The prediction has a mean pLDDT of 85. Predicted 3D model of a 475-nucleotide part of an RNA (small-subunit ribosomal RNA, 3' major domain) from an Actinomycetota bacterium. It was read from a public genome assembly. NCBI's taxonomy places the organism under Bacteria, Bacillati, Actinomycetota.
Context: one part of a larger RNA
RNA sequence: UGACGGGGGCCCGCACAAGCGGCGGAGCAUGUUGCUUAAUUCGAGGCAACGCGAAGAACCUUACCUGGGUUUGACAUGUAGGGAAAAGCCAUAGAGAUAUGGUGUCCUUUUGGGCCCUACACAGGUGGUGCAUGGCUGUCGUCAGCUCGUGUCGUGAGAUGUUGGGUUAAGUCCCGCAACGAGCGCAACCCUUAUCCUAUGUUGCCAGCGCGUAAUGGCGGGGACUCGUAGGAGACUGCCGGGGUCAACUCGGAGGAAGGUGGGGACGACGUCAAGUCAUCAUGCCCCUUAUGUCCAGGGCUGCAAACAUGCUACAAUGGCCGGUACAACGGGCUGCAAGACCGCGAGGUCAAGCGAAUCCCUUAAAGCCGGUCUCAGUUCGGAUUGAAGUCUGCAACUCGACUUCAUGAAGCUGGAGUCGCUAGUAAUCCCGGAUCAGCAACGCCGGGGUGAAUACGUUCCCGGGCCUUGUACA
Numbered sequence: 001u002g003a004c005g006g007g008g009g010c011c012c013g014c015a016c017a018a019g020c021g022g023c024g025g026a027g028c029a030u031g032u033u034g035c036u037u038a039a040u041u042c043g044a045g046g047c048a049a050c051g052c053g054a055a056g057a058a059c060c061u062u063a064c065c066u067g068g069g070u071u072u073g074a075c076a077u078g079u080a081g082g083g084a085a086a087a088g089c090c091a092u093a094g095a096g097a098u099a100u101g102g103u104g105u106c107c108u109u110u111u112g113g114g115c116c117c118u119a120c121a122c123a124g125g126u127g128g129u130g131c132a133u134g135g136c137u138g139u140c141g142u143c144a145g146c147u148c149g150u151g152u153c154g155u156g157a158g159a160u161g162u163u164g165g166g167u168u169a170a171g172u173c174c175c176g177c178a179a180c181g182a183g184c185g186c187a188a189c190c191c192u193u194a195u196c197c198u199a200u201g202u203u204g205c206c207a208g209c210g211c212g213u214a215a216u217g218g219c220g221g222g223g224a225c226u227c228g229u230a231g232g233a234g235a236c237u238g239c240c241g242g243g244g245u246c247a248a249c250u251c252g253g254a255g256g257a258a259g260g261u262g263g264g265g266a267c268g269a270c271g272u273c274a275a276g277u278c279a280u281c282a283u284g285c286c287c288c289u290u291a292u293g294u295c296c297a298g299g300g301c302u303g304c305a306a307a308c309a310u311g312c313u314a315c316a317a318u319g320g321c322c323g324g325u326a327c328a329a330c331g332g333g334c335u336g337c338a339a340g341a342c343c344g345c346g347a348g349g350u351c352a353a354g355c356g357a358a359u360c361c362c363u364u365a366a367a368g369c370c371g372g373u374c375u376c377a378g379u380u381c382g383g384a385u386u387g388a389a390g391u392c393u394g395c396a397a398c399u400c401g402a403c404u405u406c407a408u409g410a411a412g413c414u415g416g417a418g419u420c421g422c423u424a425g426u427a428a429u430c431c432c433g434g435a436u437c438a439g440c441a442a443c444g445c446c447g448g449g450g451u452g453a454a455u456a457c458g459u460u461c462c463c464g465g466g467c468c469u470u471g472u473a474c475a
Base pairs, nucleotide, nucleotide: 001475002474003472004471005470007469008468009467010466011465012464013463015459016458019422020421021420022419023418026313027312028311029310030309031308032307033306034304035303042053043052064299065298066297067296068295069294070293073122077121078120079119080118081117082116083115088103089102090101091100092099093098106113107112124288125287127286128285129284133282134281135277136276137275138273140271145184146183147182148181149180150179151160152159153158164175165174166173190265191264192263193262195233196232197231198230199229200228201227205222206221209220210219211218236259239253240252241251242250243249315415319374320373321372322371323370324369325368331362332361333360336355337354340351341350342349343348381412386407387406388405389404390403391402392401428451429450430449431448432447433446434445
């Protein structure tokens, strides 16, 4: 100087407390361990691995296994020599890769290009090492810290500044002070959301004036309104009062759409964990080179005594079922989204308008509201499992897809010790969209809107963190 303390002081955080809802019990989904296996590819491991890499494992993907092939190679560049075709199409053999036969006979300045064969340099490796690395990332933590120059003090390590008194979300600011300044962080500048103004007005809108319809901005027209686009205004403790060192600041009030960082996001200091990643990529070294490269078929990654993690659905009456009826936003669409009509109980099918979309479509939002029914029961709760029949995608749904219909109708009556999230348009709850994607194991993830709470006395305690101080046989 740090680190540590079941030392002290001050302070903060859904850290506790106060509340609301869960998890832990059940069934299922997904991930992991373990076991099994020819293989169940690899990585991730307290917080910070375990719905994680994977925003899509039937083939492909695919890295694994079995079997069948291949060796200048699936891919790149170059040199030398040689060739007449090559690709494509057809046939045969084969599980296919491939092999054989037929067909085919490129461009050009005639140098060559492109293609094939042989030979050689070399290619190739998701092989190893993340403890050789770059890059990227997690984490402490959006915590308020981490440092430097000059000066001063100390023999020196170092100290001072950065401590102290206040204050703040903040090393934020004020005051004081052997310090005076500065840098990286904080904040602001960026995006979004909340209000208004101006400009503009199609594909958006429709108040007023007309036309028309069973009805609809459908039409003429209009720019008021909504909305879109662009540019501005607005919030700064600016104003008033109390407190305060009359400083920073804080409390209350006014005005205001918004008030003290308005809400949300992007943004992550010096560093820590030899943290993670050699399987995104790049890369040193090591290793393989008729194989640890590469091509193909099939299988596996989906196995199942068990255990854990994260979710979904429930156990019901604030509910289930039936009928009627209302109101969104974000997004996506041509190998696409598909209105409408018809067929089917349905998944879906047939025909087909419109739309590369503020125009058309996906697109009926659901919870809600209004009626009816069920009456506390393992039930008209719950839907696992299984049987049968189908639909769709795709070369192909056996291993191993999703969905539909009929039948079946399991566990489950609110979950032990323990444990998690959340402070407001939040939790809870209800639907909708998208990426990936032929299809889909999505109940995941990322977004969108609808309805919409309770509680916070307080900081003694648990956890994590910041500052000062003290002890130390630790570095």